[in-house]
Context: one part of a larger RNA
Molecule: small-subunit ribosomal RNA, central domain
Organism: uncultured archaeon
RNA sequence: UUGGGUCUAAAGGGUCUGUAGCCGGCCGGAUAAGUCUCUUGAGAAAUCUGGCAGCUUAACUGUCAGGCUUUCAGGAGAUACUGUCUGGCUCGAGGCCGGGAGAGGUGAGAGGUACUUCAGGGGUAGGGGUGAAAUCUUGUAAUCCUUGAAGGACCACCAGUGGCGAAGGCGUCUCACCAGAACGGACCUGACGGCAAGGGACGAAAGCUAGGGGCACGAACCGGAUUAGAUACCCGGGUAGUCCCAGCUGUAAACUAUGCUCGCUAGGUGUCAGGGACGGUGCGACCGUUUCUGGUGCCGCAGGGAAGCCGUGAAGCGAGCCACCUGGGAAGUACGGUCGCAAGGCUGAAACUU
Numbered sequence: 001u002u003g004g005g006u007c008u009a010a011a012g013g014g015u016c017u018g019u020a021g022c023c024g025g026c027c028g029g030a031u032a033a034g035u036c037u038c039u040u041g042a043g044a045a046a047u048c049u050g051g052c053a054g055c056u057u058a059a060c061u062g063u064c065a066g067g068c069u070u071u072c073a074g075g076a077g078a079u080a081c082u083g084u085c086u087g088g089c090u091c092g093a094g095g096c097c098g099g100g101a102g103a104g105g106u107g108a109g110a111g112g113u114a115c116u117u118c119a120g121g122g123g124u125a126g127g128g129g130u131g132a133a134a135u136c137u138u139g140u141a142a143u144c145c146u147u148g149a150a151g152g153a154c155c156a157c158c159a160g161u162g163g164c165g166a167a168g169g170c171g172u173c174u175c176a177c178c179a180g181a182a183c184g185g186a187c188c189u190g191a192c193g194g195c196a197a198g199g200g201a202c203g204a205a206a207g208c209u210a211g212g213g214g215c216a217c218g219a220a221c222c223g224g225a226u227u228a229g230a231u232a233c234c235c236g237g238g239u240a241g242u243c244c245c246a247g248c249u250g251u252a253a254a255c256u257a258u259g260c261u262c263g264c265u266a267g268g269u270g271u272c273a274g275g276g277a278c279g280g281u282g283c284g285a286c287c288g289u290u291u292c293u294g295g296u297g298c299c300g301c302a303g304g305g306a307a308g309c310c311g312u313g314a315a316g317c318g319a320g321c322c323a324c325c326u327g328g329g330a331a332g333u334a335c336g337g338u339c340g341c342a343a344g345g346c347u348g349a350a351a352c353u354u
Base pairs, nucleotide, nucleotide: 003326004325005324006323007308008307012322014202015201016200017199021195022194023193025089026088027087028086029085030084031083033082034081035078036077037076038075039074040073041072042071048066049065050064051063052062053061054060092192093189094188095187096185097184098183104178105177106176107175108174109173110172111155112154115151116150117149118148119147120146121145122144126137127136163170164169207248208247209246211244212243216242217241221237222236223235224234259321260320261319262318263317264316267299268298269297270296271295272294273293274292275291276290277289278288279287280286303310304309327354328353329352336347337346338345339344
């Protein structure tokens, strides 16, 4: 609860797609459903208002008129807006063409340093670790130098408030396939659009099932230290896991803590992509200046805000649609439902307390 809100006070769904539904560009014509006007009828009584009358008066009662009855139905008209039907348009949207950008995705192949282990050679007493040590390792020859092999993980520099992606996320190289965005042309379609309850798909890490793999790191665990203690921080080890394949889970400070789309409202300065103009030129996919469009940062006017701050990528001014909030705790708990192998997820109270 007809209100006001949702960056940080409670509150934007993790993201996209799309069904119902809601909303919808410009110019005509038709219709008259919504809408508006007139008119007719219905709209009980009581109550209410005014006049008159009756009880001696009043309250009260009766009668006449009005009003109320927030509406409904019939008829006649109006046609701006909305709806419906119809004709057209191109600015929204989509398609097509062109040359470019990119860690966008999937699959396959190739490579690089480091690390660990093993084997050979050299070599001898320590090595390692710390605040200091010890556990540990080493005469069955370590650490170190060197040659070779194997293995798994990762991808330094380039690297950039750089790029791409709906989000999660994506970084060695090559190839194949797939997808999206920007710019330019204004050739085609002609409102085909926006949002989106349910639904569907995707969704870091951890976790689960089955099979592989296991260098290094490393929950749990075992030692050594520290300490009053030390179930820690530090050190030596180390299982699951991290990796691959096939499934499941469906959550995160999934954050820009800021839903999506459209229009309007000063600028300045970087940077990325594409286009135009001018100048230079070593003529090249070149350099410089400037400008347009789109992205990504910083600063800032008006305006907004409790302030921090936001400020054409708005948290300003408007429109459409969805989601969500309504004191703190109990509690994201209980119960029920539903999904999941489980862990648990989604939905989601109350008593009581303050």